[in-house]
Context: one part of a larger RNA
RNA sequence: UGAAUAGUUAGACGAAAAGACCCCAUGAAGCUUUACUACAGCUUGCCAUUGGGUUCAUGAUACACAUGUUCAGUAAUAGGUGGGAGCCUUCGGGCACCAGUGAGAUACCACCCUUGUGCUUUGUGAAUCCUAACUGGUUUCCGUGAAUCCGGAAACUGAGACAGUGGCUGGUAGGUAGUUUGACUGGGGCGGUCGCCUCCCAAAAUGUAACGGAGGCGUUCACAAAGGUAUGCUUAGUCCGGAUGGAAAUCGGACUGGACGUGCAAGCGCAUAAGCAUGCUUAACUGCAAGGCCGACACGCCGCGCAGAUACGAAAGUAGGAGCUAGUGAUCCGACCGUGCGAAAUAGGCCGGCGGAAGCUCAUCGGAUAAAAGCUACUCUGGGGAUAACAGGCUAGUCUCCCCCAAGCGUCCACAGCGACGGGGAGGUUCGGCACCUCGAUGUCGGCUCAUCGCAUCCUGGAGCUGGAGAAGGUUCCAAGGGUUUGGCUGUUCGCCAAUUAAAGCGGUACGCGAGCUGGGUUCAGAACGUCGUGAGACAGUUCGGUCUCCUAUCUACUAUUCA
Numbered sequence: 001u002g003a004a005u006a007g008u009u010a011g012a013c014g015a016a017a018a019g020a021c022c023c024c025a026u027g028a029a030g031c032u033u034u035a036c037u038a039c040a041g042c043u044u045g046c047c048a049u050u051g052g053g054u055u056c057a058u059g060a061u062a063c064a065c066a067u068g069u070u071c072a073g074u075a076a077u078a079g080g081u082g083g084g085a086g087c088c089u090u091c092g093g094g095c096a097c098c099a100g101u102g103a104g105a106u107a108c109c110a111c112c113c114u115u116g117u118g119c120u121u122u123g124u125g126a127a128u129c130c131u132a133a134c135u136g137g138u139u140u141c142c143g144u145g146a147a148u149c150c151g152g153a154a155a156c157u158g159a160g161a162c163a164g165u166g167g168c169u170g171g172u173a174g175g176u177a178g179u180u181u182g183a184c185u186g187g188g189g190c191g192g193u194c195g196c197c198u199c200c201c202a203a204a205a206u207g208u209a210a211c212g213g214a215g216g217c218g219u220u221c222a223c224a225a226a227g228g229u230a231u232g233c234u235u236a237g238u239c240c241g242g243a244u245g246g247a248a249a250u251c252g253g254a255c256u257g258g259a260c261g262u263g264c265a266a267g268c269g270c271a272u273a274a275g276c277a278u279g280c281u282u283a284a285c286u287g288c289a290a291g292g293c294c295g296a297c298a299c300g301c302c303g304c305g306c307a308g309a310u311a312c313g314a315a316a317g318u319a320g321g322a323g324c325u326a327g328u329g330a331u332c333c334g335a336c337c338g339u340g341c342g343a344a345a346u347a348g349g350c351c352g353g354c355g356g357a358a359g360c361u362c363a364u365c366g367g368a369u370a371a372a373a374g375c376u377a378c379u380c381u382g383g384g385g386a387u388a389a390c391a392g393g394c395u396a397g398u399c400u401c402c403c404c405c406a407a408g409c410g411u412c413c414a415c416a417g418c419g420a421c422g423g424g425g426a427g428g429u430u431c432g433g434c435a436c437c438u439c440g441a442u443g444u445c446g447g448c449u450c451a452u453c454g455c456a457u458c459c460u461g462g463a464g465c466u467g468g469a470g471a472a473g474g475u476u477c478c479a480a481g482g483g484u485u486u487g488g489c490u491g492u493u494c495g496c497c498a499a500u501u502a503a504a505g506c507g508g509u510a511c512g513c514g515a516g517c518u519g520g521g522u523u524c525a526g527a528a529c530g531u532c533g534u535g536a537g538a539c540a541g542u543u544c545g546g547u548c549u550c551c552u553a554u555c556u557a558c559u560a561u562u563c564a
Stems, first nucleotide, its partner, number of pairs: 001564008010556003015549001022384004027380002029376004035179005041172003045168005051130010063118004068113001076106001079112005086095003135158009182194003191211001195217006218365001219263001220322002227281007235259001236256006261270002264327001266325003285308004291302003297366001310319003333359001336356004341352002391438001392436001393434003397431001399427006408418002445520001446518003450512001451509005458483003461478006485499005526544004530539003
């Protein structure tokens, strides 16, 4: 060096099971409820099945009778209108006409109005009575020999137009069902945010991200404007001077220059003013629109000029809101206004078209529906190392160790021993950050067994300094050869305690080691307590319980033996 045999399991991120944890899916299922929407069930009212009386109340209708009061008006209770010169008579006469009063004139005839009484017919409601529908019970008989069930018949009895049933209707309704329960996110959840405007970031055109740094908006103003136009004016600060008068009131002068002001954030503008006033006004118009800006689209933005009709101005002209940039919502839907439009025989209606304007914190603001919350440890599927928990990696804020400076402590003396305020490193054992391999699986704490390495050395060895007399120490340097205990408590690592020891070191090795063991802890399904939750359930809260696969090792590695 090669081979064989027998072994050991450190590795082959060994095998097994498309990870059960975690996240994702406009995935699934089970469960909950004061999620949404339905439906059983229960219930209200009406109608039908459903009939007959009485009383009361209240409508309608026909008939009869009654009913109707301002003042003036010969007496007077004038309901209205029409006709009307007569009507009634016991023949005496009475009532009317006429006249008069009054808005309206009476007798008589006719038709009506208001209110009421009686009665006829009819309707409604309430109460009550009846029996024949419907219905409960008892007895007898029948349904092929038993039968207290069921069905049928008869009689008696109870109840009774109720109950029951059907249709429609209002309520209630996790009893049941179908579903919904957003996204971004240095994993997810919790928190925060989601549209629009201004500034910085933004790298001197434009544009430009982050859970980067700061603020705003969801409007306001109209006929006595904060709009239009014509005309006029200049704010603010500092200094000096001036009665009350002061740091600021008003007056005069000088200087600075845009600092004032602009409805509101910020930026950019603004003195020819866009700032401040006064007069007159409504262009805060209708129909268009050359040409452009922006932009994936859809939106959005600017606008010469023309026509009409206006305002102001002597005119030239200016005016299609506001110094500009926020002050917002597509489509569908129904309603509204207008309309020389469509409309199936014609006309009308309904309906529709076209033009206009309104109705959404559709704020998850390019708006899934008119309408929607949760739990799952009983869970499931598809996926992801696109994304968390272990381990590794990168980093080193935190951590451990070292160094520099030296104020100060140390009686005196910065440096025997310490060392503030600060500064510079090393390491990769802590807590983190990142999310790079692994989710078609890299088994997770502690113990046991077996270890191996580093040295920043616990002991043993050798040195320097000492605030080293000796002894015992302190501190620093060299040094990793060997060594580095046993018990009690706790699942513990750690720690505390006890007794020893020369000493009872600190770390790395997938916080070494589960195809070597264990399984006490953590981390499934059962159960309970406390707390939270309406609830299903939940809790780095607690408690009892809870399957550790491969008697079989292919390769590498290692051990022992044998052979060449």

The part of an RNA shown here (large-subunit ribosomal RNA, domain V) has 564 nucleotides and comes from a bacterium.
Rfam family: Bacterial large subunit ribosomal RNA. Rfam links the family to the GO terms structural constituent of ribosome and ribosome. For this family Rfam cites "Crystal structure of the ribosome at 5.5 A resolution" (Yusupov et al., Science, 2001).